[in-house]
RNA sequence: CGAGACGGCCGAACGGACGCUUCGCAAGAAGAGGAAAGUCCGAGCAUCACAGGGCAGGGUGACGGGUAACGCCCGCUGAAGGUGACUUUAAGGAUAGUGCAACAGAAAUAAACCGCAGUAUUAUUACUGUAAGGAUGGAAAGGUGCGGUAAGAGCGCACCGGCAGUUCGGCAACGAAAUUGGCCGUGUAAACCCCACUCGAUGCAAGAGAGAAAACGAUCGUUCGCCCGACGCGUUUUCAAAAUCGCUUGAACCUUUCGGUAACGACUGGUCUAGACAGAUGUCCGUUCAAGACAGAACUCGGCUUACAGACCGUCUCGCAUC
Numbered sequence: 001c002g003a004g005a006c007g008g009c010c011g012a013a014c015g016g017a018c019g020c021u022u023c024g025c026a027a028g029a030a031g032a033g034g035a036a037a038g039u040c041c042g043a044g045c046a047u048c049a050c051a052g053g054g055c056a057g058g059g060u061g062a063c064g065g066g067u068a069a070c071g072c073c074c075g076c077u078g079a080a081g082g083u084g085a086c087u088u089u090a091a092g093g094a095u096a097g098u099g100c101a102a103c104a105g106a107a108a109u110a111a112a113c114c115g116c117a118g119u120a121u122u123a124u125u126a127c128u129g130u131a132a133g134g135a136u137g138g139a140a141a142g143g144u145g146c147g148g149u150a151a152g153a154g155c156g157c158a159c160c161g162g163c164a165g166u167u168c169g170g171c172a173a174c175g176a177a178a179u180u181g182g183c184c185g186u187g188u189a190a191a192c193c194c195c196a197c198u199c200g201a202u203g204c205a206a207g208a209g210a211g212a213a214a215a216c217g218a219u220c221g222u223u224c225g226c227c228c229g230a231c232g233c234g235u236u237u238u239c240a241a242a243a244u245c246g247c248u249u250g251a252a253c254c255u256u257u258c259g260g261u262a263a264c265g266a267c268u269g270g271u272c273u274a275g276a277c278a279g280a281u282g283u284c285c286g287u288u289c290a291a292g293a294c295a296g297a298a299c300u301c302g303g304c305u306u307a308c309a310g311a312c313c314g315u316c317u318c319g320c321a322u323c
Stems, first nucleotide, its partner, number of pairs: 001319008010310001012288007020031004033294001037305002040303005045203004057199005063075004077091001078089004092194002097192002099188003113134002115130006142160006161184002163181004167176003207245002211239007220232004252271003257266003289292001
């Protein structure tokens, strides 16, 4: 200098005018996002349901840790890709059972078409053995070689590959140019299925309490005594919107020190940061620049996913050149 990998951060700035929402007596103060989005997961909260067990159905799926919890995050292992930085990964089970594998091919799971060999024989056929060789296919029964055999074959042996056991290392997944066993009959489970773990339903238009209306009323109070009735009161039921609460102080945000590889945790100090219900957060003007993208809160958090003009910062890799 060129080409890349990963992570972080910002999301035009300043000023003026007129408005809007909430709070406040007033003056005045505060007023959208990194995704507020999709509503896909996990929770809080609320109402209903719920002895216990089972069936059906849904979800998750290597290991260790983090977290309130998670299908999220961190670390690590295996596998795949890349020269590399690094990236991707629904990653349990295929001897529990079932299904599927077009075409080709004799045969697609335990196979005999040709071939090779043995026996019989009418001399070109039958039976038997055989997976070395041919042919088909994405895939043909571990591979190469030697021995062996009628011909062959892990049938035996050496090396290589796989699997299982033992030993060693690791908390574990798992790893090992250690060691033993010829143990070596495909793939597919984001096909049914099996195994393990796990899951009650509905969502703030949830709902609560007032208020209103209706029904009933043993007892109680008021209506000068008594009865009826009315009102209060009690119980039950019903009620789009409009009043109150839920509603924004919360697993909150910023920060100090410490622990941890990290996710994260403990501790110190500080801050209050939209809360509407016809629903605010806007419009216009001026100056500047790199000329402005995706996009607009509605109960609240933690994640994931998707959209995004452009600007900045850091770490690392490869190639070329020069010293």